[in-house]
RNA sequence: GCGCCAGUAGUCUAGUGGUAGGACACGGCCCUCCCAAGGCCGUAACCCGGGUUCGAAUCCCGGCUGGCGCA
Numbered sequence: 001g002c003g004c005c006a007g008u009a010g011u012c013u014a015g016u017g018g019u020a021g022g023a024c025a026c027g028g029c030c031c032u033c034c035c036a037a038g039g040c041c042g043u044a045a046c047c048c049g050g051g052u053u054c055g056a057a058u059c060c061c062g063g064c065u066g067g068c069g070c071a
Stems, first nucleotide, its partner, number of pairs: 001070007010024004018054001026042005047063005
């Protein structure tokens, strides 16, 4: 330098064009003599810029970061 893959909450992860979901963590309540476990509820996220589209986490282009490969 070129190619491929990945980037979603504090962490791990699902999501092939129409509502962003789950687990852990965190907060509240219930339960318990207390703690743990358990139950219910809540807070919190689409790497950045542009394009396509009525509508983009998703498709396209560029960039950034990380990983792998080739030279």
The RNA shown here (transfer RNA) has 71 nucleotides and comes from a Candidatus Woesearchaeota archaeon. It matches the Rfam family "tRNA". Rfam classes the family as a transfer RNA. Its mean pLDDT, the model's own confidence on a scale to 100, is 83. The sequence was found in a public genome assembly.